[in-house]
RNA sequence: GGAGUCGGUCGGGCGGUCGCGGGCACGGUGAUGCCCGAGGAAAGUCCGAGCUCCACAGAGCACGGUGCUGGGUAACGCCCAGGCGGGGUGACCCGACGGAAAGUGCCACAGAGACAUACCGCCGCAGCCCUUGUUGCGGCAAGGGUGAAAAGGUGGUGUAAGAGACCACCGGCACGCCGGGUGACCGGCGUGGCCAGGCAAACCCCACCGGGAGCAAGGCCAAGCCGGAGCAAGGCCCUAGAUGGCCGGGGGCUGCUCGUCCUUGAGGCUCCAGGUAGGCCGCUAGAGCCGGCAGGUGACUGCCGGCCCAGAUAGAUGACCGCCGCCCCGGCAUGCUGGGGGCACAGAACUCGGCUUACAGACCGACUCCCGCG
RNA sequence: CGGGGCGUGGCGCAGUCCGGUAGCGUGCUUGAAUGGGGUUCAAGAGGUCGACGGUUCGAAUCCGUCCGCCCCGA
Numbered sequence: 001g002g003a004g005u006c007g008g009u010c011g012g013g014c015g016g017u018c019g020c021g022g023g024c025a026c027g028g029u030g031a032u033g034c035c036c037g038a039g040g041a042a043a044g045u046c047c048g049a050g051c052u053c054c055a056c057a058g059a060g061c062a063c064g065g066u067g068c069u070g071g072g073u074a075a076c077g078c079c080c081a082g083g084c085g086g087g088g089u090g091a092c093c094c095g096a097c098g099g100a101a102a103g104u105g106c107c108a109c110a111g112a113g114a115c116a117u118a119c120c121g122c123c124g125c126a127g128c129c130c131u132u133g134u135u136g137c138g139g140c141a142a143g144g145g146u147g148a149a150a151a152g153g154u155g156g157u158g159u160a161a162g163a164g165a166c167c168a169c170c171g172g173c174a175c176g177c178c179g180g181g182u183g184a185c186c187g188g189c190g191u192g193g194c195c196a197g198g199c200a201a202a203c204c205c206c207a208c209c210g211g212g213a214g215c216a217a218g219g220c221c222a223a224g225c226c227g228g229a230g231c232a233a234g235g236c237c238c239u240a241g242a243u244g245g246c247c248g249g250g251g252g253c254u255g256c257u258c259g260u261c262c263u264u265g266a267g268g269c270u271c272c273a274g275g276u277a278g279g280c281c282g283c284u285a286g287a288g289c290c291g292g293c294a295g296g297u298g299a300c301u302g303c304c305g306g307c308c309c310a311g312a313u314a315g316a317u318g319a320c321c322g323c324c325g326c327c328c329c330g331g332c333a334u335g336c337u338g339g340g341g342g343c344a345c346a347g348a349a350c351u352c353g354g355c356u357u358a359c360a361g362a363c364c365g366a367c368u369c370c371c372g373c374g
Numbered sequence: 375c376g377g378g379g380c381g382u383g384g385c386g387c388a389g390u391c392c393g394g395u396a397g398c399g400u401g402c403u404u405g406a407a408u409g410g411g412g413u414u415c416a417a418g419a420g421g422u423c424g425a426c427g428g429u430u431c432g433a434a435u436c437c438g439u440c441c442g443c444c445c446c447g448a
Stems, first nucleotide, its partner, number of pairs: 001370010012324007020037006039345001043356002046354005051214004058258004063210005068082005083097001084095004098205002103203002105199003119144002121140008152170006171195002173192008218281004227272005234247004248264006288307008325343005330337002375447007384400004394431001402418005424440005
């Protein structure tokens, strides 16, 4: 100097004039003053929660989700660290990462054969045959071919020819033991010819997690309307009688069952008709933000101090001017200066923690590789 | 806010559940037939299945993310 990898920050600021939303003070004559006022994604609605309701919210099934280990967190499918596997020269990146020995299923076409084989071929015997060749029987799975994948590899012994048939070494697997590690796992030793696979983003099995609905949740106030129809089932016991108890019926627990609660002559459910669309709360002080210190590899945690940073409801941030910042163009003394243009993705609606997606441009740091110089 | 469905030749639709290399109708082109047209008959062209990734030997089909359209409840 070039090429790359990873992480972080900003993504407009300041002042003035007018115009907006909220709050406070004062005022009620008009008004005035001060303070605050969209995001890193506010987006997608993919996850997790806080919160509210289902009187209580229990169990099981179904269904859904996650899936190596250890941590973080309120929690998570997120984040951190590590293990194993894969990619890359490397810094680093990716992983949907439990189980194929519980069972079932699939591996098309090609090929002889895909839980299984003999197409070509090799060997032996016999026959035909001038020869080239050819037929039958038996043996083989080492070589070739097909394919994504075809009985582990190298060297040898052995054989008619071969073959883990046997041997040595290596690789994988199983079992046993030792060492390191919290653990996933890593390393080593010994025994054993055990060596016939892949797919679970195939059905499935295993472990763990999950009640449902959602702020248009849910409450309060005011106002207003006219309500109607349908629904089954009662029975038994105590008692003089009732109250009561049990069973049954109906309804709720947002898929089902148990269980439980309400109700049994109007509690409910279903349907039709009418009214209401107003105001207030929920609605912003938070698992909050900023700074410092300490602990931790890190995610993060603890302590101290400081701050209050939108709460709208047809839904507020706009317009103009000036300066600065950034980008482009020109001059050029590399200091400065002139003019013009441009500045991305994009607007809260209960609030947070994440993930994913969109994004003009600018800056900072760490690391890797290549080239050159000293 | 919550739930569901769709996207495939120019057009309208199958195929997706159960993964083996994409069809049907209509339209278009050419030819035959007719005095000419239509009908009819024969032949042909036209797609990589909304986009991008992943799993697998192989994906329209299975999984994930994104884009667009439609419907229902509230």
Model confidence (mean pLDDT): 76 of 100. Two RNAs folded together computationally: RNase P RNA and transfer RNA, 448 nucleotides in total. It holds a member of the Rfam family "Bacterial RNase P class A". About the family: Ribonuclease P (RNase P) is a ubiquitous endoribonuclease, found in archaea, bacteria and eukarya as well as chloroplasts and mitochondria.